[in-house]
Context: one part of a larger RNA
RNA sequence: CCAUGUUGAAGGAACUCGGGAAAAUGACCCCAUAACUUCGGGAGAAGGGUUGCUCUCCUAUCUUUUAAUUAGGAAAACAUCACAUACCAGGGGUAGCGACUGUUUAUUAAAAACACAUGACUCUGCUAAGUGGUAACACGAUGUAUAGAGUCUGACACCUGCCUGAUGCUAGAAGGUCGGAAGGAGAAGUGUGAUAAGCUUUGAAUGGAAGCCCUGGUAAACGGCGGUAGUAACUCUAAAUUUCCUAAGGUAGCAAAAUUCCUUGUCGCAUAAGUAGCGACCUACACGAAUGGUGUAACGACUGCCCCGCUGUCUCCAACAUGGACCCG
Repeated sequence: CCAUGUUGAAGGAACUCGGGAAAAUGACCCCAUAACUUCGGGAGAAGGGUUGCUCUCCUAUCUUUUAAUUAGGAAAACAUCACAUACCAGGGGUAGCGACUGUUUAUUAAAAACACAUGACUCUGCUAAGUGGUAACACGAUGUAUAGAGUCUGACACCUGCCUGAUGCUAGAAGGUCGGAAGGAGAAGUGUGAUAAGCUUUGAAUGGAAGCCCUGGUAAACGGCGGUAGUAACUCUAAAUUUCCUAAGGUAGCAAAAUUCCUUGUCGCAUAAGUAGCGACCUACACGAAUGGUGUAACGACUGCCCCGCUGUCUCCAACAUGGACCCG
């Protein structure tokens, strides 16, 4: 010096990204327990108290009775460094996210990711749709729409607004466009002394499925949800008004947010001091309604912030124990 431990004056998180690590709490019994709540919980909430040993007595229990057993109580004495003797063995509040138990990157990620019960849409009438296979065939299913498949959402409560112009999907006995057969108007060449027929080549109309165009529907389909100008008797602002554009111009709710660039926005709380946190405001660069919106009891080895207690985390280090490293032999 290193590792693992033990102890520490005064202070007590000043350490640090962060109380990470350590310390502290901890058991049984008794008393006592808040907000909130889906009335089940929260809850071991929190917060107090008791506990050794000996003897005597009492109550209940058990036993046919005594004795003995089990549980509880009272009094007295004794003892102490110490007795829930080791191991084991809970701090609390507030906000975000996810309802929950569960699952996951075997070997840097356990989570707010996945799943989930719930809700919704679409397809499928059975030789089902869908899936595997070149096929036979198999699964679906020895099932039959309260079934099966696909997609999204994600308990529960209150809700889920407007837009079908584009892209999808879906419906449509009309019309347009489009292919090959078929078709053969006509044209050219050849043929003849000249015509003609014949032969060769070319070839219009006609015809015509799906698709596309076209016409409807559909957003818990993919998605989208504006700008301008002036105006009220201080000022400011603009309920009402004007004008342009659009398929329609963002409704309810929430908001500097896991989303806010400017930004440490502004105000309040808390601190002596707070780019953090919580509560508000709304000027939302660039929230917003099953790509779900807003709440929410319970739950979480999740993530911020605060408080009690506690401590060598620190001010500021010291001593000791054990084992190494190291030095000498």

Predicted 3D model of a 329-nucleotide part of an RNA (large-subunit ribosomal RNA, domain IV) from Aegilops tauschii subsp. strangulata. RNAcentral holds the full RNA, with entries from SILVA. The prediction has a mean pLDDT of 83.